[in-house]
RNA sequence: GCCCUCGUGGCGGAAUUGGCAGACGCGCGUGGCUUAGGACCACGUCCCGCAAGGGGUAGAGGUUCAAAUCCUCUCGAGGGCA
Repeated sequence: GCCCUCGUGGCGGAAUUGGCAGACGCGCGUGGCUUAGGACCACGUCCCGCAAGGGGUAGAGGUUCAAAUCCUCUCGAGGGCA
C1' cells in the first nucleotide's frame, strides 16, 4: 500500500437481517430478609428536562415514510497478502 471482519450503556453482549435501541447477564443503587454480612427476593439503573418531550448505536454525509442495520468518506481495533 491493497483486501476482509468489527466498533451499541460501567462491562460482556442481543436487536428475529430496514420497523418500539439498549433485550439478557454481570456490576451498581434503594428497600426486604439477617445480630451483622453473604446468598436470596422486589424495584430501579444511557443523557437533557419538573413534565410534555427531545437527543443518543465510533465521527460526518447520503438513500428511505422509516437506518445500529443499506451506500460514501474519515477515525480506531483485529486478521490476511505483498